Context: one part of a larger RNA
Molecule: large-subunit ribosomal RNA, domain II
Organism: Gemmatimonadota bacterium
RNA sequence: UCCGGCGAGUUACUCCUUGCGGGCAAGGCUAAGGGCUUACGGUCCGGAGCCGUAGCGAAAGCGAGUCUGAAUAGGGCGACAUAGUCCGUAGGGGUAGACCCGAAACCGCAGCGAUCUAUCCAUGGCCAGGCUGAAGCUGGGGUAAAGCCCAGUGGAGGGCCGAACCGUUGUAGGUUGAAAACUGCUCGGAUGAGUUGUGGAUAGGGGUGAAAGGCCAAUCAAGCGCGGAGAUAGCUGGUUCUCCCCGAAACGUAUUGAGGUACGGCCUCGGGUGUGGUCUGAGGGAGGUAGAGCACUGCAUGGGUGAGGGCCCCUUGGGGGGUACCGAGUCCAAGCAAACUCCGAAUGCCCUUUAGACGUUCGCCCGGGAGACAGGGGCUGUGCGAUAAUGUUCAGUCGCGAGAGGGUAAGAACCCAGACCGUCGGCUAAGGUCCCGGAGUACGAGCUGAGUGGGAAAGGAUGUGGGAUUGCUCAGACAGCUGGGAGGUUGGCUUAGAAGCAGCCAUUCCUUUAAAGAGUGCGUAAUAGCUCACCAGUCGAGUGGUCCUGCGCCGAAAAUGGUCGGGACUUUUAAGCUCGUCACCGAAGCCACGGAUGGAAACUACGUUUUCAUGGUAGGGGAGCGUUCCCAGGGCAUAGAAGCCGUUCUGUGAGGAGCGGUGGAGCGCUGGGAAGUGAAGAUGCCGGA
Numbered sequence: 001u002c003c004g005g006c007g008a009g010u011u012a013c014u015c016c017u018u019g020c021g022g023g024c025a026a027g028g029c030u031a032a033g034g035g036c037u038u039a040c041g042g043u044c045c046g047g048a049g050c051c052g053u054a055g056c057g058a059a060a061g062c063g064a065g066u067c068u069g070a071a072u073a074g075g076g077c078g079a080c081a082u083a084g085u086c087c088g089u090a091g092g093g094g095u096a097g098a099c100c101c102g103a104a105a106c107c108g109c110a111g112c113g114a115u116c117u118a119u120c121c122a123u124g125g126c127c128a129g130g131c132u133g134a135a136g137c138u139g140g141g142g143u144a145a146a147g148c149c150c151a152g153u154g155g156a157g158g159g160c161c162g163a164a165c166c167g168u169u170g171u172a173g174g175u176u177g178a179a180a181a182c183u184g185c186u187c188g189g190a191u192g193a194g195u196u197g198u199g200g201a202u203a204g205g206g207g208u209g210a211a212a213g214g215c216c217a218a219u220c221a222a223g224c225g226c227g228g229a230g231a232u233a234g235c236u237g238g239u240u241c242u243c244c245c246c247g248a249a250a251c252g253u254a255u256u257g258a259g260g261u262a263c264g265g266c267c268u269c270g271g272g273u274g275u276g277g278u279c280u281g282a283g284g285g286a287g288g289u290a291g292a293g294c295a296c297u298g299c300a301u302g303g304g305u306g307a308g309g310g311c312c313c314c315u316u317g318g319g320g321g322g323u324a325c326c327g328a329g330u331c332c333a334a335g336c337a338a339a340c341u342c343c344g345a346a347u348g349c350c351c352u353u354u355a356g357a358c359g360u361u362c363g364c365c366c367g368g369g370a371g372a373c374a375g376g377g378g379c380u381g382u383g384c385g386a387u388a389a390u391g392u393u394c395a396g397u398c399g400c401g402a403g404a405g406g407g408u409a410a411g412a413a414c415c416c417a418g419a420c421c422g423u424c425g426g427c428u429a430a431g432g433u434c435c436c437g438g439a440g441u442a443c444g445a446g447c448u449g450a451g452u453g454g455g456a457a458a459g460g461a462u463g464u465g466g467g468a469u470u471g472c473u474c475a476g477a478c479a480g481c482u483g484g485g486a487g488g489u490u491g492g493c494u495u496a497g498a499a500g501c502a503g504c505c506a507u508u509c510c511u512u513u514a515a516a517g518a519g520u521g522c523g524u525a526a527u528a529g530c531u532c533a534c535c536a537g538u539c540g541a542g543u544g545g546u547c548c549u550g551c552g553c554c555g556a557a558a559a560u561g562g563u564c565g566g567g568a569c570u571u572u573u574a575a576g577c578u579c580g581u582c583a584c585c586g587a588a589g590c591c592a593c594g595g596a597u598g599g600a601a602a603c604u605a606c607g608u609u610u611u612c613a614u615g616g617u618a619g620g621g622g623a624g625c626g627u628u629c630c631c632a633g634g635g636c637a638u639a640g641a642a643g644c645c646g647u648u649c650u651g652u653g654a655g656g657a658g659c660g661g662u663g664g665a666g667c668g669c670u671g672g673g674a675a676g677u678g679a680a681g682a683u684g685c686c687g688g689a
Base pairs, nucleotide, nucleotide: 001689002688003687004686005685006684011096012095013094015093016092017091018090019089020088021087022086023085024084027051028050029049033045034044035043036042037041055062056061065077066076067075068074099238100237102235106228107227108226109225111224112223118202119201120200121199122198123197124196125195126194127192129161130160131159132157136153137152138151139150140149141148165189166188167187170185171184172183173182204220206216207215208214241624242623243622244621245620246619251264252263253262254261255260266371267369268368269367270366271365272364273363274362277358278357279356280355281354282352283351284350285349291343292341293340297337298336299335301333302332303331304330305329308326309325310323311322312321313320314319375400377398378397379396380395381394383392384391405416406415407414420595421594422593423592425591426590427589431585432584433583434567435566436565440582442581443580444579445578446577447576453569459554460553463551464550465549466548467547468546469545470544471543472542480538481537482536483535484534486511487510488509491505492504493503517532521530522529596614597613598612599611600610601609602608603607625678627675628674629673630672631671632670633669635667636666643662644661645660646659647658648657649656650655
């Protein structure tokens, strides 16, 4: 993982509530118990009691009233009439384990454990070999005598090295192991707080612990077993046949509340009642948003004026003068604002004895049953954030959720479009029409040359198309070529020098001229030299600037192999881009034909016609299929029951039926009844592969 079997809303209650069926009804019903009986049953007694028929008050109590109260007041709850009750059944609730499985834990027991391990007690065992050489003692020396010194002897030590033994430092392996803690190498202790055998002691909030919450039988922040016990689980998982109708929510408020729950909103079913509903128009209305504005409240810039202040000067007290400083107020100009408004839309919203269209509608009331209260994305308008986030918080809207189909290469939400079923029919939408691939290598006009198309900014550029405007120009422009480009003067200052060209100054002037700057750049130490402006000649028709705009270019770097979905596509010609035109393809959309179900209406007598509808999760409602057993009726079966295998037919489906084979003894059908009643899921349970 698969196969088979088992496996989850049950049962009880004189409980509560609602619907339906039935009995009786101002009444309804019996309970225990008992009689009879054809005895798990039926029937008849039994009115004890329960509910209803009257309420109000805490109560005494009073009573269609009563309570409060001083009240004949007001107010509260009632009455002015109506329906109950019993049985059955179904939905929901309550109490019970209450749909099933699942804890970590808690408590109890005169329960079982110290054969593992911790500590202790009793009694035994064990420690190769080697090294060191304490005290003491002996001899000698020495001393007044000692201490003391030397040699020997001696054999101490939680002494030293190192096997057994005990341990386990590092490392490698092992890690579905050889092993539920090991193996190799290495390493610590090894006469001691040593190690070990046997027997014994201490027991679960207890022991034992050279202390790690360690150990107490592979289990320890409270052992194991059994019991309370089906503990509890606002948590996770699972919850078994079919078809038909409707169809949500992920919000508000509250919550020791936030992944739970209650009430309301939203769904469904039943009953009642009424005239609503959607869209477009007409008329009327509320409002302070977008925008805008500065009249208020504030913020803020420049200028004029300037109270007051600072600084400086004068001064005998008073005071006076100056000021390119600060500056209230005021004026001018120009701004900013969610918590500013003199103004002020568009939408949206409300109302109507208003008009039209649609219309199985829709609203409200009462009652039964829910689910949901984790939402998520796009677009529009805001807050938070960074005018970040598949970010977060609101409002509006759309769809997803709960929505299949076509497009977008792929892809919940984007674009198109809402799937009752069938058809080897047709037309379209979005999007497409060279091949993959259904349909144009379609037509007309232009653009791009970058594979731009097929990723990107600031910024940059004689890319190229279109448009506008302007300067010069046959009195010769623009570009090229030839020639000129002078004098006062080396302007003045500065400087070692400064001569057009280091620097500073200057209304940078005047002259000769066709023209030529007190000089555009290179250059020199400074000159010199080469240029430019400017002029003439040559040439002979355009040439230069600015702005707007279409399409391109650069800017352009990422980590496993690239790419527009792929192949491929452009050279006057696109399969790229822009504009236009006609075809075609293309969906579960629309049409056509056939059929089913539901609602409504009309006919009619009940199944026809017409018309509309029929996506769907949670969930509500309706109708059915099948399994086991029971009752009644009526059947089948050794001339072959059930079961199993195969096949055919049939029903919208759960399913049903026939036939053949196998099998070898029971089993359907019809009408009712009762449930241990339907399996793919639960890391489900048991067995098997």